The prediction has a mean pLDDT of 80. A computed fold for a 598-nucleotide part of an RNA from Nocardioides sp. CFH 31398, annotated as large-subunit ribosomal RNA, domain I. The RNAcentral record of the full RNA draws on ENA. It matches the Rfam family "Bacterial large subunit ribosomal RNA".
[in-house]
Context: one part of a larger RNA
RNA sequence: GGCGCAUGGUGGAUGCCUUGGCACCGAGAGCCGAUGAAGGACGUGGGAGCCUGCGAUAAGCCCUGGGGAGCUGGCAACCGAGCUGUGAUCCGGGGGUGUCCGAAUGGGGAAACCCAGCACCAGUCAUGUGGUGUUACCGCUGUCUGAAUGAAAUAGGGCAGUCGGAGGGAACGUGGGGAAGUGAAACAUCUCAGUACCCAUAGGAAGAGAAGACAAUAGUGAUUCCGUGAGUAGUGGCGAGCGAAAGCGGAACAGGCUAAACCUAUCUGCGUGUGAUACCCGGCAGGGGUUGCGUGGUGGGGGUUGUGGGGUCGUCUGACCGGUGCUGCCGUGCCGGUGCGGAGUGAGAAACUCAUCGUGAGGUCGAAGUCGGUUGGGAAGCCGUGCCGUAGUGGGUGAUAGUCCCGUAGGCGUAAGCGAUGGGCUCCGUUGGACGUGUCCCCGAGUAGCGUGGGACUCGUGAAAUCCUGCGUGAAUCUGGCGGGACCACCCGUCAAGCCUAAAUACUUCUUGGUGACCGAUAGCGGACAAGUACCGUGAGGGAAAGGUGAAAAGUACCCCUGGCGGGGAGUGAAAUAGUACCUGAAACCGUGCGCCU
Numbered sequence: 001g002g003c004g005c006a007u008g009g010u011g012g013a014u015g016c017c018u019u020g021g022c023a024c025c026g027a028g029a030g031c032c033g034a035u036g037a038a039g040g041a042c043g044u045g046g047g048a049g050c051c052u053g054c055g056a057u058a059a060g061c062c063c064u065g066g067g068g069a070g071c072u073g074g075c076a077a078c079c080g081a082g083c084u085g086u087g088a089u090c091c092g093g094g095g096g097u098g099u100c101c102g103a104a105u106g107g108g109g110a111a112a113c114c115c116a117g118c119a120c121c122a123g124u125c126a127u128g129u130g131g132u133g134u135u136a137c138c139g140c141u142g143u144c145u146g147a148a149u150g151a152a153a154u155a156g157g158g159c160a161g162u163c164g165g166a167g168g169g170a171a172c173g174u175g176g177g178g179a180a181g182u183g184a185a186a187c188a189u190c191u192c193a194g195u196a197c198c199c200a201u202a203g204g205a206a207g208a209g210a211a212g213a214c215a216a217u218a219g220u221g222a223u224u225c226c227g228u229g230a231g232u233a234g235u236g237g238c239g240a241g242c243g244a245a246a247g248c249g250g251a252a253c254a255g256g257c258u259a260a261a262c263c264u265a266u267c268u269g270c271g272u273g274u275g276a277u278a279c280c281c282g283g284c285a286g287g288g289g290u291u292g293c294g295u296g297g298u299g300g301g302g303g304u305u306g307u308g309g310g311g312u313c314g315u316c317u318g319a320c321c322g323g324u325g326c327u328g329c330c331g332u333g334c335c336g337g338u339g340c341g342g343a344g345u346g347a348g349a350a351a352c353u354c355a356u357c358g359u360g361a362g363g364u365c366g367a368a369g370u371c372g373g374u375u376g377g378g379a380a381g382c383c384g385u386g387c388c389g390u391a392g393u394g395g396g397u398g399a400u401a402g403u404c405c406c407g408u409a410g411g412c413g414u415a416a417g418c419g420a421u422g423g424g425c426u427c428c429g430u431u432g433g434a435c436g437u438g439u440c441c442c443c444g445a446g447u448a449g450c451g452u453g454g455g456a457c458u459c460g461u462g463a464a465a466u467c468c469u470g471c472g473u474g475a476a477u478c479u480g481g482c483g484g485g486a487c488c489a490c491c492c493g494u495c496a497a498g499c500c501u502a503a504a505u506a507c508u509u510c511u512u513g514g515u516g517a518c519c520g521a522u523a524g525c526g527g528a529c530a531a532g533u534a535c536c537g538u539g540a541g542g543g544a545a546a547g548g549u550g551a552a553a554a555g556u557a558c559c560c561c562u563g564g565c566g567g568g569g570a571g572u573g574a575a576a577u578a579g580u581a582c583c584u585g586a587a588a589c590c591g592u593g594c595g596c597c598u
Stems, first nucleotide, its partner, number of pairs: 001597009015583001016548002020519002022516007029508002031168002039101003042055003046079002049075003061095006070083003106115003116135007137165002139162007172203001173201005183190001187237001213220002224251005234242002255500003258444001262301004267297006278291001279288002281331006306478001308443004313436005319338007339430006352424008363412003369385001370401001371384004386403002388392001394406003449473008459485001480495005535542002555582001558569004
């Protein structure tokens, strides 16, 4: 030195474990913010730090419901000082306080800092100083002013008011912009893809939505979503690829409001009118005196449809009472009330209240062996023998517990709130309806269509309808318009150019409950630990490692060696080769002892 056996060190694999994660499901909630958010800075405890809580009233203050013996949050003990049956700590609900930054908003600014004005207050002899409140911008409303321009007006300006906006938020929605890697085995049309990404903006959902729809000789009857139709019809350097719809089966169901014609207002702008005529509902008589007429605006009524509808006109029919249209009578119109009918807080107008029931925070009750023996440090194991079960889900307890503890099944209970039903309440109608045909009027305009340039549809310009649109042009009103895939005819469907609309659908930052042929510390979130920490970077940004003594600290009193570290006794413990470098403790690597070989 090598090999072998044994025994150690080092190291931290493996096994076991889990406080953490991952995925999905049910239910809830689906916004927060100038009454200052989200997120932070700095403080705050008797005693250093970090986390949590809180805000100069600072691990807290007040009220109230629960609860019932200890308490002064965690790491995390120790000491000190206290609180508590006059009910603390703790768990809910409400309120108060809430420094500074941050939309940040008095001005500034290199965030958490600097410097002000005004009003009031404190203090000072006075000034300085301090405290409270207020002072950004935009929009809207009101009001005062006010040019170019003589008047009037407008623009502009000032002041006041303002539960209006501003900023944040995981995904989902809608809209405006909008790639490339890639595929086509290269590549340009094409594809990836209207995807990623950026911007704007909304809601708990959004968007869409009550046929200018589909269909095809039969019919359907708003929208949305799912299955099918169907990888079909199509489209496509007819390459790669892209890719419907009707229909059928389901989920859920809900329909409404306007514009216009016409009528009307002693409201209003402009034009016109002086005749005692017009006009004041009609007739007769009186009275009034520009209230008239034409044309706009505004308000009210009317009206909303495609077997076309409405207006206007005519005929028929239509509960009662009161008031009224300058006065009286007749006719007639309008308004209000009673009764009757209908509807409602969700689209249509909009609040509130009572009763009952349900739900509902914290909470509360909740069965049955600590029975005998046995092994063990320890019983819940094993043996024997009982009991409960609407409870044998689960967790804990010195090993594996239905019956020890917490729970579980199943019950009980309350505030606000929420939901349902009914009443009050509110709103609407009381008219309209029917018939008629004739007349005339209306039925959403720079719109439809067309030309041209683009885009969206399965549709890449094609025979290219349909939908949207930049530029240009530019209709019609029911004897009308649009569509049915160029176009024409017939036939069929349907009324665009105004608006609203629940549910079925999408998503999950968050709360809560549950589940797993999901992970088990190089796994599972980056993060089971002071983790978005340490550290790196000017910055945007990047981004770790690191879990386990024991049932219980019982964490080794005392003695010895030692400067200390460390160790030897003694002691604890079932175990100390479980000794805070701590469960198990593999391998590489390094020793020691013995044997053999050289």